Overview
A computed fold for a 118-nucleotide RNA from Paraliobacillus salinarum, annotated as SAM riboswitch aptamer (S box leader). Rfam family: SAM riboswitch aptamer (S box leader). Rfam describes the family as follows. The SAM riboswitch is found upstream of a number of genes which code for proteins involved in methionine or cysteine biosynthesis in Gram-positive bacteria. Its mean pLDDT, the model's own confidence on a scale to 100, is 81.
[in-house]
RNA sequence: UUCUUAUCCAGAGAGACGGAGGGAUUGGCCCGAAGAUGUCUCAGCAACCAGCCUAUUUACGAAAAGGCACGGUGCUAACUCCAAAUAAACACACAUAACCGUGUUUAGAAGAUAAGAG
Repeated sequence: UUCUUAUCCAGAGAGACGGAGGGAUUGGCCCGAAGAUGUCUCAGCAACCAGCCUAUUUACGAAAAGGCACGGUGCUAACUCCAAAUAAACACACAUAACCGUGUUUAGAAGAUAAGAG
C1' cells in the first nucleotide's frame, strides 16, 4: 500500500511539553490563546486478537455460550459531530400522467478500528 471479513446510536481524562489552527475530504455545525489539534507520562474504557476460568454439547478433532482483564492493538468532545456518489421503498408538492423536486427509512459509497491474506 492492496484485497477479504467483522464492527461503528454504548463506554472511558488528568498532568507535563508546546503555541495555532483543528474536527479525513466538500458543505454545515462545532472545538480553540480561559491554550485546542499534537507529543509524552500516568489513569481509564472496551473486549477485536492471544490467554485463562465456568458450566453445556461432542463425531473427542472440536463447537457454541457466559465470565476475567496479566499480553498485542485500539479508543477516551459532539452517533463515524451531521449531511454527502448511487439505488430502492414510502410520504408530500406540482401535474392529465411520468420524469424532476423535498423529506424519511433501508441498502450503499467514503472513512475509522480489528483480524487474516498478498